[in-house]
RNA sequence: AGAGUUUGAUCAUGGCUCAGAAUGAACGCUGGCGGCGUGCUUAACACAUGCAAGUCGAACGAAGCGCCUUGAAUUGAUUUCUUCGGAUUGAUUUUCUUGGCGACUGAGUGGCGGACGGGUGAGUAACGCGUGGGUAACCUGCCUCAUACAGGGGGAUAACAGUUAGAAAUGACUGCUAAUACCGCAUAAGCGCACGAUACCGCAUGGUAUUGUGUGAAAAACUCCGGUGGUAUGAGAUGGACCCGCGUCUGAUUAGCUUGUUGGCGGGGUAACGGCCCACCAAGGCGACGAUCAGUAGCCGACCUGAGAGGGUGAUCGGCCACAUUGGGACUGAGACACGGCCCAAACUCCUACGGGAGGCAGCAGUGGGGAAUAUUGCACAAUGGGGGAAACCCUGAUGCAGCGACGCCGCGUGAAGGAUGACGUAUUUCGGUAUGUAAACUUCUAUCAGCAAGGAAGAUGAUGACGGUACUUGACUAAGAAGCCCCGGCUAACUACGUGCCAGCAGCCGCGGUAAUACGUAGGGGGCAAGCGUUAUCCGGAUUUACUGGGUGUAAAGGGAGCGUAGGCGGCCAUGCAAGUCAGAAGUGAAAGCCCGGGGCUCAACCCCGGGACUGCUUUUGAAACUGUAAGGCUAGAUUGCGGGAGAGGUAAGCGGAAUUCCUAGUGUAGCGGUGAAGUGCGUAGAUAUUGGGAGGAACACCAGUGGCGAAGGCGGCUCUCUGGCCUGUUUCUGACGCUGAGGCGCGAAAGCGUGGGGAGCGAACGGGAUUAGAUACCCCGGUAGUCCACGCCGUAAACGAUGGGUGCUAGGUGUAGGAGGUAUCGACCCCUUCUGUGCCGUAGUUAACACAAUAAGCACCCCGCCUGGGGAGUACGGCCGCAAGGUUGAAACUCAAAGGAAUUGACGGGGGCCCGCACAAGCGGUGGAGCAUGUGGUUUAAUUCGACGCAACGCGAAGAACCUUACCAGGGCUUGACAUCCCCUGACCGCGUAUGAAAGUACGUUUUUUAUCUUCGGAUAGACAGGGAGACAGGUGGUGCAUGGUUGUCGUCAGCUCGUGUCGUGAGAUGUUGGGUUAAGUCCCGCAACGAGCGCAACCCUUGUGUUUAGUUGCCAGCAUGAAAGAUGGGCACUCUAGACAGACCGCCGUAGAUAAUACGGAGGAAGGUGGGGAUGACGUCAAAUCAUCAUGCCCCUUAUGACCUGGGCUACACACGUGCUACAAUGGGAUGAACAGAGGGUAGCGAAGUAGUGAUACGGAGCCAAUCUCAAAAAACAUCUCCCAGUUCGGAUUGCAGGCUGCAACUCGCCUGCAUGAAGUAGGAGUUACUAGUAAUCGCAAAUCAGAAUGUUGCGGUGAAUGCGUUCCCGGGGUUUGUACACACCGCCCGUCACACCACGAAAGUCGGCAACACCCGAAGUCAGUGAGCUAACCAAUAGGAGGCAGCUGCCUAAGGUGGGGUUAAGAUUGGGGUGAAGUCGUAACAAGGUAGCCGUA
Repeated sequence: AGAGUUUGAUCAUGGCUCAGAAUGAACGCUGGCGGCGUGCUUAACACAUGCAAGUCGAACGAAGCGCCUUGAAUUGAUUUCUUCGGAUUGAUUUUCUUGGCGACUGAGUGGCGGACGGGUGAGUAACGCGUGGGUAACCUGCCUCAUACAGGGGGAUAACAGUUAGAAAUGACUGCUAAUACCGCAUAAGCGCACGAUACCGCAUGGUAUUGUGUGAAAAACUCCGGUGGUAUGAGAUGGACCCGCGUCUGAUUAGCUUGUUGGCGGGGUAACGGCCCACCAAGGCGACGAUCAGUAGCCGACCUGAGAGGGUGAUCGGCCACAUUGGGACUGAGACACGGCCCAAACUCCUACGGGAGGCAGCAGUGGGGAAUAUUGCACAAUGGGGGAAACCCUGAUGCAGCGACGCCGCGUGAAGGAUGACGUAUUUCGGUAUGUAAACUUCUAUCAGCAAGGAAGAUGAUGACGGUACUUGACUAAGAAGCCCCGGCUAACUACGUGCCAGCAGCCGCGGUAAUACGUAGGGGGCAAGCGUUAUCCGGAUUUACUGGGUGUAAAGGGAGCGUAGGCGGCCAUGCAAGUCAGAAGUGAAAGCCCGGGGCUCAACCCCGGGACUGCUUUUGAAACUGUAAGGCUAGAUUGCGGGAGAGGUAAGCGGAAUUCCUAGUGUAGCGGUGAAGUGCGUAGAUAUUGGGAGGAACACCAGUGGCGAAGGCGGCUCUCUGGCCUGUUUCUGACGCUGAGGCGCGAAAGCGUGGGGAGCGAACGGGAUUAGAUACCCCGGUAGUCCACGCCGUAAACGAUGGGUGCUAGGUGUAGGAGGUAUCGACCCCUUCUGUGCCGUAGUUAACACAAUAAGCACCCCGCCUGGGGAGUACGGCCGCAAGGUUGAAACUCAAAGGAAUUGACGGGGGCCCGCACAAGCGGUGGAGCAUGUGGUUUAAUUCGACGCAACGCGAAGAACCUUACCAGGGCUUGACAUCCCCUGACCGCGUAUGAAAGUACGUUUUUUAUCUUCGGAUAGACAGGGAGACAGGUGGUGCAUGGUUGUCGUCAGCUCGUGUCGUGAGAUGUUGGGUUAAGUCCCGCAACGAGCGCAACCCUUGUGUUUAGUUGCCAGCAUGAAAGAUGGGCACUCUAGACAGACCGCCGUAGAUAAUACGGAGGAAGGUGGGGAUGACGUCAAAUCAUCAUGCCCCUUAUGACCUGGGCUACACACGUGCUACAAUGGGAUGAACAGAGGGUAGCGAAGUAGUGAUACGGAGCCAAUCUCAAAAAACAUCUCCCAGUUCGGAUUGCAGGCUGCAACUCGCCUGCAUGAAGUAGGAGUUACUAGUAAUCGCAAAUCAGAAUGUUGCGGUGAAUGCGUUCCCGGGGUUUGUACACACCGCCCGUCACACCACGAAAGUCGGCAACACCCGAAGUCAGUGAGCUAACCAAUAGGAGGCAGCUGCCUAAGGUGGGGUUAAGAUUGGGGUGAAGUCGUAACAAGGUAGCCGUA
């Protein structure tokens, strides 16, 4: 950075698609390790269980526990005394008790914290967020600093005890008690409030400082004696609240919204301003700079992409906001209207003893559900933070870690070196090989990861480590444990084989697949990426395809039908001020993270840390003053105005005029008129048409008339007049920027159409009739109503076009035309010159995809407006507005296609034009089409009637010759390495002959008994031929595909064309050359020319024929000579004919005329021949998927005891019929008979066959001669002469049939040819139509040959006799050149339109229906604040005897959630219905593209 895709090709327009990057992803296949990140995007769905917010005993009382202690009771070891009875001592045990201690517990009171941290994105289009400001309108617990204090009292209440209600939750009553709980009083530095004073200041209200008077409000203790805590005030810090500027999605098919609404006065309320709330007053406020409404959405830092500008996104991390099952509400508090608080309502779940209660994972795990989809009911407070505490410490699902997932990024590995017999295997093959491939094996080496073992951190500042025996280090050990996925037709890197056969399938786009698929599936190979690879989804890019950067609008999509004008946008010259825009400097801010740059740390990287940059913005301030703006002043070049002239189908109203059509009337006049391609309908003897006079009525205005004029456009055309708009020119008088454009708006606006009323001659939708036609609801004809005309009112559209919006300025010329002005000249006129305005053509630069435009721009610039963004659906639907209606205007989507469209190019085509040629027509002559027969084809038939050829260019064609054979077909009988080829083994027979059998092939039997060469020790061996047998490789196939092919051939067409190189032109396809003027049979030649040359074709060279010369002279010839009865028979000769070699000859060469002095044409001379002399061979590039696989060759497929091969018989020869090609005729230019004619070219030994003989004849016998200029086939026939027939179905014609023969051949039944006799059909010149031929031709006459045993009316050749006509190119057919149109390119046998029928898809309408959603009106009204009331209750204060102050319950009111009712809105679905779209081969027509056969198209009916 581009690429593919519209076309036969091209350029441009234009859409679709691809290559890139990215992701919280998912799915498919696969999966070794580690690090760092990340993980419910869906149901703000419902949640079991556990945990997530507590802490303080240094605030308090009670209680418990432990220790010490006081006392009492109990126990009674031991000691002492003893009268042995007892006394004494009292360790120890137990119970109770006093006090104290505890750095023990923690229910309650109390304090602080539960407003942080954590989650989610439902709502919200908003001061919610971002950014920058403001508060002179505010609050702030804990923390810091400062100042000043803490005196003295009081009354309760939980806990606890008792009674009591209840299943429980939870209470109720009575009694006792403490505090840092609660309440008065004192004090007041300072503070608040009320009223003042002074000074200073400010952006308004106002603020600050000082000060006077009055008035109001505080405190709590604990202590280890160090402190900690408390109260008041001020300051700070932190956090919050409110206000403002700017920015913040889509829809106008949402245009008006608003009643506390906007403002004011006064109150209330709040921390505070404020309609925040209330009463009263006013009637305002917002909106095209988009209000209101609807839809969607948390916002940002940032993230993705992009060159950037932009576009998209808002996960993780960070800031803000909102929410906590749904809705409402307040309480407490410094802070909440409070996720793990309270009250109420609602839904749901749970418990219940049915009375009543409990709950809220959008905290961390986890469950169900939804979904394509997203993790563990883990460890720890070790670190970092948070709460409480004086602290120890406690709590902390914040957090730190671990687990799971290739979800992402980054890193590493799956080994390295050597190794050729290029192994095996696999794939392929032209069978030789090639590829896999140094790849493997094998040898040597190494150990990153994983595995094993040993050691073992930092993170911690004294202790404390969840992570964790983790990171890391070391050692031993083995190449071991570790590669897949996608792709390979083009885009896009990478190719072969097999299978399949428009099937199965692929596909991002173009498109692959119908028997040789690099595109499907598999394999081999290859390419790409790699622990991943593909697919899907989404976003940006490419896409300059919404264009600010950076697009367009004549014809591709797109200029409004046109004007006036509002808002808006833009705006002339000079000087001055200001400073809003603009520019510059400075300051503040633009959080951190991210990004970029430079460093640093994990082995690197990802990742992390540090520093810098950047954050393009906003604000404040100081300056500048060119430009824009603004204020005021001036100017005249823009624009107006005055005055003098001018042209005009400009508009409006009235009047007038003549020509013509039609009608009426009268006259003349008679049989037709009219109309058409031709007719008919129609009119006319009741007198038309024609013609003359008169009259009526309506509409339109010939000539002039002109790419002339006027108008904004639509449009305007006889003449006169009324009223009136605009324009041009001269002058430079006036004003002094007054200008340009113009969204909405307003008026104008062809035709058709609508309404009311007139009018109505002609024309003429609809309609009627006649034609045409397959049909003809058309084109053509005859009629004819609306309408066309007028007045008034609507409609508001046109291909309303220059397909070109308006304005201003600039940028070569030339030439017309219209209206003015000026100059020169000779007064004038003309001519000429200059200039202004309009209207045309040509053209330079420039522009354009090209066509084209070009001072009247589509050029160069500026300003303003409208419009476009693929085709179809569709200018449709719905909604709105307008309209009487018709309808107009505004104007989508679903769905569908990969194109649709523009300009130009080359062809092809045209029922387009022009030029030329051809037996193409015409002029002639003969046929064919009718008959009979021959032959081929179709069809039918058949066991088979083998196959092929099908317009010309198949059909007497393959077939130059089917009785068997041929033969490919059918029936039957037999064969299986085979009828034919090669290779191997064995045998030496087989063949032949004979017999049997058989239709034959064959089968069976018998008989007979090989050959060649070399070597030889003569025994034999080897090799070959031949034959038989055997096994397999293989043979064989006229089986398929001519649409897989080669070769060959036909055809256009013996038409004159088809191309190339270089140059030039064009962006290009292409053009030029090759076109033009002449000429030719010819692209033949000449001239001209941006072309110059060349090639394949044409022509010539070749063969033959026509004339001559020369050479040669047998088998040919015979002039002269000789012989001979005759015959070139013989001698002889080679002159002639002839034969066959070589040469000559013809070239527009000569003359004349025409032409351009050319090419050439015409005429003439000479010549055998005259303008390529006649004929042949020769066939350019190409076309028809033309023909042929059955001549041959050949790929692939198919058959292999048969689709091969053999044999016999049959068939190819059939026969209601149709067609083609021929033969013979229909007769007198003839038939028959007789007779003395004249060719050419060929053939001949398995042959031609003479003479002679026989036969009526076919033919037979015969066998001379001839391998041929010798012999022979062989007779030429028509012609000519004579005779006859006399116009008949005949003396024409010969089919058919009968009989008798002949020939060939193994064999003439199916199925040959010929002869004789007899028979004697159709046919009397051939309809529509169609065909050959231009001179030795047509016509006519015979002859020969190939094939062939036999079998031509066919074919190929040969000669004999031998015409007619051609004015000419209008027409038919074919061809060549040129031009034009084209929507064709498979190229007119093209393309293509609409209805109907069928299937599918989305959409619109729709009676009625069921839900949802957001509002509105009314009703009801929980909890609760506030207000009122408060007769009930009431500890602290006063009073103290009543009582009071204050408080509470209760009640009432306003507001108000949920709920109810109602009418509208919106959405969903809907029988049926409407059009639309799509769909290889449906129906009917043929509308469009060519003059598309009636030019097409637009609007309207």
Model confidence (mean pLDDT): 83 of 100. Small-subunit ribosomal RNA from an uncultured bacterium, 1501 nucleotides, folded computationally. RNAcentral holds the sequence, with entries from ENA, Greengenes and SILVA. Rfam family: Bacterial small subunit ribosomal RNA. Gene Ontology terms of the family: structural constituent of ribosome and ribosome.